[in-house]
């Protein structure tokens, strides 16, 4: 010196589902907090495929361990809006893969 993967920081985007309902408190509207009962997946979290490694086995075959998700579940979280929000893009910045 070409500066890739990933990190971080800031911006801009950024979905889904009852502005329900009982009570109790403040309270003009409103709100908050606990129950009921419907409900979303995209903060995080759990779980699995092939594959690969182990172990027994003559072999098929068993058993273990890893092993992904925006795919499953809904523990958690969310269901006006406001906030969050995977994920994408830009930009600094750290990195050094590769040349």
């Nucleotide at each position: 010196a070409u500066g890739a993967a990933g990190g971080u920081a800031a911006u801009g985007g950024g979905a889904g589902a009852g502005a329900u309902u009982a009570c109790u408190g403040a309270u003009u509207a409103u709100u908050a907090g606990u129950g009921a009962c419907g409900c979303c997946g995209a903060a995080g979290g759990a779980g699995u495929a092939a594959g690969c490694c182990c172990u027994u086995g003559c072999a098929a075959g068993a058993g273990g361990g890893u092993g992904a998700a925006u795919c499953u579940c809904u523990c958690a979280g969310g269901c006006a809006a406001a906030a969050g929000g995977a994920c994408c893009a830009u930009u600094a910045u750290u990195g050094g893969a590769c040349g």